Context: one part of a larger RNA
RNA sequence: AGCGAACGCUGGCGGCAGGCCUAACACAUGCAAGUCGAGCGCCCCGCAAGGGGAGCGGCAGACGGGAGAGUAACACGUGGGAACGUACCCUUCAGUUCGGAACAACCCAGGGAAACUUGGGCUAAUACCGAAUACGUCCGUAAGGAGAAAGAUUUAUCGCUGAAGGAUCGGCCCGCGUCUGAUUAGCUAGUUGGUGAGGUAACGGCUCACCAAGGCUACGAUCAGUAGCUGGUCUGAGAGGAUGAUCAGCCUCACUGGGACUGAGACACGGCCCAGACUCCUACGGGAGGCAGCAGUGGGGAAUAUUGGACAAUGGGCGCAAGCCUGAUCCAGCCAUGCCGCGUGGAUGAUGAAGGCCUUAGGGUUGUAAAGUCCUUUUAACGGGGAAGAUAAUGACGGUACCCGUAGAAUAAGCCCCGGCUAACUUCGUGCCAGCAGCCGCGGUAAUACGAAGGGGGCUAGCGUUGCUC
Repeated sequence: AGCGAACGCUGGCGGCAGGCCUAACACAUGCAAGUCGAGCGCCCCGCAAGGGGAGCGGCAGACGGGAGAGUAACACGUGGGAACGUACCCUUCAGUUCGGAACAACCCAGGGAAACUUGGGCUAAUACCGAAUACGUCCGUAAGGAGAAAGAUUUAUCGCUGAAGGAUCGGCCCGCGUCUGAUUAGCUAGUUGGUGAGGUAACGGCUCACCAAGGCUACGAUCAGUAGCUGGUCUGAGAGGAUGAUCAGCCUCACUGGGACUGAGACACGGCCCAGACUCCUACGGGAGGCAGCAGUGGGGAAUAUUGGACAAUGGGCGCAAGCCUGAUCCAGCCAUGCCGCGUGGAUGAUGAAGGCCUUAGGGUUGUAAAGUCCUUUUAACGGGGAAGAUAAUGACGGUACCCGUAGAAUAAGCCCCGGCUAACUUCGUGCCAGCAGCCGCGGUAAUACGAAGGGGGCUAGCGUUGCUC
């Protein structure tokens, strides 16, 4: 000098920021991801217009939000590279023809305590399948072969298919950099390389068969410990040291371990399956769950907030749109946790009042301090007006900020220290006791060092103490 701080005493206001550093401990409750009737068939209400419901289908749920357990690694940072993918978006070219069979919903019949589920029958589609066609495309040396589509409608459009390019985002590879320990010295069999095959979006021992015996290592392999990395942050004249809260980028994780499915994209926080621990329901046959989302609870801890408002703005998803959803976000609430600003009055006022304290008893000091007189009204209070943020409409914040007026010094000061370091001194009490203390050290009868008082010094809505870093 600094802090995501805590503790003690004290505490008026505002602006801006910050707020579980510990148990990646367990979680009651509510909310946090839906949307589309301009894809489709049904059901309910209604005279109709229209409204509502579940289902099939599409897109989205891979974003946004949280956490730092793991990871010493191409994880990250930086600079390169070639063998790749990319929904939605943009540009360009070419198409959008003809058919078919189902499955939900619904109806019927069951099973189950429930979660849910079985069988039969009917049906639509932008769901599924076949045929045709093929500018590009793919396979093939070539000949040749293969492969597509979906409609809706208020007639303005929104779509669908193939191909090329772009943009964006991502996967992969490499050089260099990246903590401690040698009281860890050897490590390695898919191991290192080759041939062939498989696999992948893609290169590759990525996987497999065969062949060779390689590969790494005192320039520290292997092992062990610790740790998310970075931009940055703190400190410092710098070099450096320490650190990685908030904000931003990347990575990793989602009760623990494993696995794949769907999909352009996941091996998927609020999806699925299996195993495990735990919790809950049960009719004991069987089921349900996952806050390291936002609030909130218990626990742990020195310690860290509301079970708030709104989609008004910004942004995201879906939709032609109207719009719906959005604990992202914007706001409000709590906390002196920090930084910054303001106030707790100003001027005048000497019989230097009273009181206190000291005293050599003369006086000194508190001290212009108070009272008194004259003013002012920041802030707070009350009354009135009242935004910007919103391009036309739409304002949670909010009758907020801000402005005007009214009365009245009125509503507002503490904390630590005073032996030296170190700014600031006396009296009383105590008597190696009680106590103080960062170091040196004070205290055993005149203690400027303990306790109190008066006085003084420092900082100030804070002041000290403790902890940590430089």

About this RNA:
Small-subunit ribosomal RNA, 5' domain from an uncultured bacterium, 470 nucleotides, folded computationally. The RNAcentral record of the full RNA draws on ENA and SILVA. Rfam family: Bacterial small subunit ribosomal RNA. Rfam links the family to the GO terms structural constituent of ribosome and ribosome.